[in-house]
RNA sequence: UGAGACCCCUUGAUGGCCGCGGCCGGCACCCCGCAAGGGACGCCGGUUGAGGAACUUCCGGGCUCCACAGAGCACGAUGGCGGAUAACGUCCGCCCAGGGCGACCUGAGAGAUAGCGCAGCAGAGAACAGACCGCCCGGCUUCGGCCGGGUAAGGGUGAAACGGCGGUGUAAGAGACCACCGGGCUUCCGGCAACGGAAAGCCGCAUGGCAAGCCUCAUCGGGAGCAAGGCCAAGCAGAAGGCGUCAAGGGCUGCUCGCCCGUGCCUUCGGGUAGGCUGCUAGAGCCUGGCGGCGACGUCAGGUCGAGAUGGAUGGCCAUCCGUGCAUGACCGCUUGCGGCCGCGCACGACAGAACCCGGGGUAUAAGGGGUCUCAUCCC
Numbered sequence: 001u002g003a004g005a006c007c008c009c010u011u012g013a014u015g016g017c018c019g020c021g022g023c024c025g026g027c028a029c030c031c032c033g034c035a036a037g038g039g040a041c042g043c044c045g046g047u048u049g050a051g052g053a054a055c056u057u058c059c060g061g062g063c064u065c066c067a068c069a070g071a072g073c074a075c076g077a078u079g080g081c082g083g084a085u086a087a088c089g090u091c092c093g094c095c096c097a098g099g100g101c102g103a104c105c106u107g108a109g110a111g112a113u114a115g116c117g118c119a120g121c122a123g124a125g126a127a128c129a130g131a132c133c134g135c136c137c138g139g140c141u142u143c144g145g146c147c148g149g150g151u152a153a154g155g156g157u158g159a160a161a162c163g164g165c166g167g168u169g170u171a172a173g174a175g176a177c178c179a180c181c182g183g184g185c186u187u188c189c190g191g192c193a194a195c196g197g198a199a200a201g202c203c204g205c206a207u208g209g210c211a212a213g214c215c216u217c218a219u220c221g222g223g224a225g226c227a228a229g230g231c232c233a234a235g236c237a238g239a240a241g242g243c244g245u246c247a248a249g250g251g252c253u254g255c256u257c258g259c260c261c262g263u264g265c266c267u268u269c270g271g272g273u274a275g276g277c278u279g280c281u282a283g284a285g286c287c288u289g290g291c292g293g294c295g296a297c298g299u300c301a302g303g304u305c306g307a308g309a310u311g312g313a314u315g316g317c318c319a320u321c322c323g324u325g326c327a328u329g330a331c332c333g334c335u336u337g338c339g340g341c342c343g344c345g346c347a348c349g350a351c352a353g354a355a356c357c358c359g360g361g362g363u364a365u366a367a368g369g370g371g372u373c374u375c376a377u378c379c380c
Stems, first nucleotide, its partner, number of pairs: 001376010012321007020049008030039003051351001055362002058360005063225004075221005080094005095109001096107004110216002115214002117210002132155002134151007163181002166178003182205001183203005188197003229278004238269006249261004285304008322349005328343002331340004
């Protein structure tokens, strides 16, 4: 200098005008109340007002209500080992497998002698298999081959053909036998473990693949969610009590009295609709520093308070600056069409917006910045 890998950070700045939500203060007026005080509305002033993902709602937890003897079955999720954590399917470290020259990346990464099932196309043959070509032996022959048997060493098909390679052996062959390599088992050594070992012994070693097919094993899991839940409570309807009127209602009864129902008003009560308040934002919080740990993270000290709406605010316009891109003009450098710098003009500044709160995953994103590392080339 070029090409990359990984881990992080920022999410334009300032000012003016208009507008909106929350809180505080002041003023004016109204309502309730004996008062203290409380409430509603308006104006003015101050203060404060989205994110790294607020998105998705895919996991995990807090919180709330409901349910709950214990065990098992069923269902669902997870799946190398160790750790972190409130918890996790997340994260960290390590192991193994695959990819990359490498930094690094990817992996539902337990069990295939518990059982069942599956394997397209090609190929002769696909699971205790298989003779198409070839090779060997025997027989026949019209000399082209044909028939029977042996053979998995060679060729061919396939994702996969039942260890590899060399030798002995043989008619040709074959772990049939031998050496080496590979594999399995047992022990030993290292490691908490997954696992590793060119440490020893044993086994000639057909019995493979798929469990994001059923299944087996292990671990975990009660349900619903802030529209959870709690409090207050108009109106209407209901219940109880009191008072009163009409005889205009109905019933006992044909009539009178009386009683009951009903009706009107008042008081009280329970549940509770509209509506209001609460839950509600100080928390596994954030920032800085020290200490422990490889790290995820933990711990200590100091500092700090940073939205709480409920038809749902956080917006719009203008100016200057900033960043990027495209065109250009002057100057400088040279490799003569590229780089640097200055000026002018135009365009762009994303993705997206809280709604009980946290921890993660996933996805979207204009542009800029920082750190560590790898490979190639050149120079000293």
Overview
This is a predicted structure of a 380-nucleotide RNA (Bacterial RNase P class A) from Bifidobacterium pluvialisilvae. The coordinates come from a structure-prediction model, not an experiment, and the mean pLDDT is 75. Its Rfam family is "Bacterial RNase P class A". Gene Ontology terms of the family: dimeric ribonuclease P complex, tRNA processing and ribonuclease P activity. The family's RNA type in Rfam is ribozyme. The model forms 95% of the base pairs in the Rfam consensus.